[in-house]
RNA sequence: GGCCGUGUGGCGCAAUGGAUAGCGCGUUGGACUUCGAAUCCAAAGGUUGUCGGUUCGACCCCGGUCACGGUCA
Numbered sequence: 001g002g003c004c005g006u007g008u009g010g011c012g013c014a015a016u017g018g019a020u021a022g023c024g025c026g027u028u029g030g031a032c033u034u035c036g037a038a039u040c041c042a043a044a045g046g047u048u049g050u051c052g053g054u055u056c057g058a059c060c061c062c063g064g065u066c067a068c069g070g071u072c073a
Stems, first nucleotide, its partner, number of pairs: 001072007010025004018056001027043005049065005
């Protein structure tokens, strides 16, 4: 340098082009308890790597670019 794959809350992952992007862990608050743990309830936390394009509508399709991994030279 060519090609392929991945990028989504702090972490691990979902999401046929269509309703407010969900789940688990974690975090915070509360209930319970003599205090904790466990359990239960609730909440906060995402411009879906980034910049454009297509579309009535994009995490999803297309192009550029960045990071990481693989492969070929």
Transfer RNA from Acrobeloides nanus, 73 nucleotides, folded computationally. The prediction has a mean pLDDT of 80. It matches the Rfam family "tRNA". Rfam links the family to the GO term triplet codon-amino acid adaptor activity. The family's RNA type in Rfam is transfer RNA.